A computed fold for a 534-nucleotide part of an RNA from uncultured Salinicoccus sp., annotated as large-subunit ribosomal RNA, domain I. The prediction has a mean pLDDT of 83. Rfam family: Bacterial large subunit ribosomal RNA.

[in-house]
Context: one part of a larger RNA
């Protein structure tokens, strides 16, 4: 040296575990902010930082109603204390709440600096940013007047849930087996705006049956009808079935009234398409809706009540096993020294203040009908609609209807007018140019409950563990590793070696080759003894 063998060292796989993920379902809950957010510096205990919680009334302050022997947070330990005259706790109302930060007295390199002014000064307190709308005063050039300027109200600013929505803008890699129409796509992305939902809605509609009757969503129609260098791709609607269901206000036309009078504003009136209103006559006097109160009832709420088990035997230890009992509207779960219905905590059931939520008899106010006549007004104008140029539309100019935007033009007036996919008749349908409108629908930053043929520490969030930390990077912005003693610390008094580290006795404990570098402890890798062989 090689090849076994027994033992070990080192290393941290593997089993087992779960305190933290992960995806759903079900409800609440969908917003906080000048009354100063959401973020955060700094501080705050007797006792280094840290993390949690709180602001100089700072580990707390006040009432309220739960709670009942302990407590002074993780987090041991000392000390000083509190507490049955009711303490910690939990809940819910209020107080206080330093600096920053939209940050707003003015400045600034955030948590810094420096003003003015009232309150008699010290101390402190308290106002002083913009912009808009309203209201008042004031008041140029320039007579009235206006611009401007001062002063009170009230609003607005920023944040977010990397989600859901509407709107302005908007691409390219890519496909078309190259490219350029076309696709990717009105996607990403930016920018404004806003709600718990947005948006869109009460027919100038869909149709084509003498038809339906506001919007949105789901299924179906259908990969159909279409579009389409007819390439590659794009791609409806209508009917029919379901979800949920609600319908209103205004401008005019005519009366009144005020004014700053070829108009304006107010109040009445009045809202449609088998036309409707006004205007004359004539009859009726109700619903629904809407806004405001509301008895009562359900939920949610700190919480409160809450059945039944011994022995005896293994074993450190009983929940295991044997024996004989008992509960169940509770045998979901969890802990407890191995596997517990009867040991704790719970569990089924019932109960619950303040409060807050939801619905709500009823009650007040608004609020509004019908029929007759048709001479006369009204019935949304730089519109509607065309011609150019874009866009949206499942539809790329196409036969190309609709819509919507730039430009030029530019109506009718109920004997009206749009629309039925070019455009005319005809028939039908329907009334543009005003507005509002729940619910079914989209989503989870978040709070509770619950469930899993989801992970179980190189997996599962980046992150089970003080993690968006530690560390890189001027920055923007990248971003880790890292979990287990034991049932309980009983975490090794005391003696011996050693400067200590570390070890041997000896003690604890069921184990100590569980000893903190601490559950199992596999390989690689490195000893020690030994057999055999060179």
């Nucleotide at each position: 040296g090689g090849c076994g063998c027994a033992c070990g060292g080192u290393g941290g796989a593997u089993g087992c575990c779960u305190u933290g993920g992960c995806a759903c379902c079900a409800a609440g809950a969908g917003c906080c902010g000048a009354u100063g957010a959401a973020g955060g510096a700094c501080g705050g205990a007797a006792c280094c930082a840290a993390c949690a919680c709180c602001g100089a009334u700072a580990u707390g302050c006040u009432u309220u109603g739960g709670g009942g022997a302990g407590c002074u947070g993780u987090a041991a330990g000392u000390a000083a204390g509190c507490g049955u005259u009711g303490a910690a706790c939990c809940a819910a109302a209020g107080a206080u709440u330093u600096c920053c930060g939209a940050a707003u007295g003015g400045g600034g390199g955030a948590a810094c600096c420096c003003c003015g002014c009232a309150c008699g000064u010290u101390a402190g307190u308290g106002c002083g940013a913009c912009u808009c709308u309203c209201a008042g005063g004031u008041g140029a050039a320039u007579a009235c007047a206006u611009a401007g300027c001062c002063u009170g109200a009230g609003a607005g600013a920023g944040g977010u849930a990397g989600a859901c929505c509407c709107g302005g803008g908007g691409a390219a890699c890519u496909g078309a087996a190259a490219c350029a129409u076309c696709u990717u796509a009105g996607u990403a992305c930016c920018c404004g705006g806003a709600g718990g939902a947005a948006g869109a809605g009460a027919a100038a509609g869909a149709a084509a049956a003498a038809u339906c009757g506001a919007u949105u969503c789901c299924c179906u129609g259908a990969g159909u009808a279409g579009c389409g260098g007819c390439g590659a791709g794009c791609g409806a609607a209508a009917c029919g079935g379901g979800a949920a269901g609600a319908g209103c206000c205004c401008a005019a036309a005519c009366c009144a009234g005020u004014c700053u009078u070829u108009g304006a504003c107010u109040g009445g009136g009045g809202u449609u398409g088998u036309a409707g209103g006004a205007c004359a006559c004539c009859g009726a006097a109700a619903a629904a809706g809407c806004a405001g109160a509301g008895a009562g009832a359900a939920g949610c709420g700190a919480g409160c009540a809450g059945a039944a088990g011994c022995g005896a035997c293994u074993g450190g230890a009983a929940a295991g096993u044997c024996g004989c009992a008992c509960c169940a509207u509770a045998g979901g779960g969890g802990g407890u020294a191995a596997c517990a219905g009867u040991c704790c905590c719970g569990u089924a059931u019932g109960c619950g203040a303040a409060g807050u939520u939801u619905u709500g008899a009823u009650c007040u106010g608004u609020g509004g009908c019908g029929g007759u006549g048709u001479a006369u007004c009204c019935u949304g104008a730089g519109u509607a609609c065309g011609g150019c140029g874009g866009a949206a539309c499942a539809c790329g100019a196409g036969a190309a209807a609709u819509u919507c935007c730039g430009u030029c033009g530019g109506a009718a007036a109920c004997c009206g007018g749009g629309a039925g996919g070019a455009c005319c008749a005809u028939c039908u349908c329907c009334c543009a140019a005003g507005g509002c409108u729940a619910a079914a629908u989209a989503c989870u930053u978040c709070u509770u409950g619950g469930u899993g043929a989801c992970c179980g520490a190189u997996a599962g969030u980046g992150a089970a563990c003080c993690a968006g930390u530690a560390c890189c990077g001027u920055g923007a912005g990248g971003g880790a590793a890292a979990g287990g003693u034991g049932a309980a610390a009983a975490g090794c008094a005391c003696c011996c070696c050693g400067g200590a580290a570390g070890g041997g006795g000896a003690g604890u404990g069921a184990a100590a080759u569980a000893g903190a570098a601490c559950c199992u402890g596999a390989a690689a890798c490195c000893g020690u003894g030994u057999g055999c062989u060179u």